[in-house]
RNA sequence: CUUGAAAAGGGCAAACUCAUUGCGAGAUGAGGGCGCAAAGUUAUGGGUCUGAAUUGUUCAGACCGCCAGACUGCCGAAA
Numbered sequence: 001c002u003u004g005a006a007a008a009g010g011g012c013a014a015a016c017u018c019a020u021u022g023c024g025a026g027a028u029g030a031g032g033g034c035g036c037a038a039a040g041u042u043a044u045g046g047g048u049c050u051g052a053a054u055u056g057u058u059c060a061g062a063c064c065g066c067c068a069g070a071c072u073g074c075c076g077a078a079a
Stems, first nucleotide, its partner, number of pairs: 002079001004075001011036002016031006034065001040071003044068003047063007
């Protein structure tokens, strides 16, 4: 470096519920815990979704727990 067996200390938190917020997709906080070794960061490419319009599309947005890319990172065996 590739890699993720066993383990320790821990970490994150899906659905759902409540509150707040947004036209909406969604977001934030609390509870909750399906899962996650990058489920850390980043809308760069693809994708999905929302709103509007002059609708072969354009504009403005949302999602990184959809797939890649980039950057960063805990622990540890075999090879």
Annotation: The RNA shown here (c-di-GMP-I-GGC riboswitch aptamer) has 79 nucleotides and comes from uncultured Bellilinea sp. It was read from a public genome assembly, where an Rfam model found it. Its mean pLDDT, the model's own confidence on a scale to 100, is 87.